[in-house]
Model confidence (mean pLDDT): 80 of 100. A computed fold for a 74-nucleotide RNA from a Holosporales bacterium, annotated as transfer RNA.
RNA sequence: GCGGUCGUAGCUCAGUUGGAUAGAGCGAGAGAUUCCUAAUCUCUAGGUCGUGGGUUCAAAUCCCUCCGAUCGCA
Numbered sequence: 001g002c003g004g005u006c007g008u009a010g011c012u013c014a015g016u017u018g019g020a021u022a023g024a025g026c027g028a029g030a031g032a033u034u035c036c037u038a039a040u041c042u043c044u045a046g047g048u049c050g051u052g053g054g055u056u057c058a059a060a061u062c063c064c065u066c067c068g069a070u071c072g073c074a
Base pairs, nucleotide, nucleotide: 001073002072003071004070005069006068007067010026011025012024013023019057028044029043030042031041032040050066052064053063054062
């Protein structure tokens, strides 16, 4: 330099061919239980879906640019 894959919560990820309010597990906070802790249960918070544009009535999802990670080729 060329090509492929990927980027969604603090971490690991799902989200299916565009449409209900963007989700799960772990983690965090509060509460219940317990003499205390652990475990268990309940609730809560946390997201400009990498950046900027485009298409569309409607974009995490489609298209383009750029940034980053990773793999292959040279």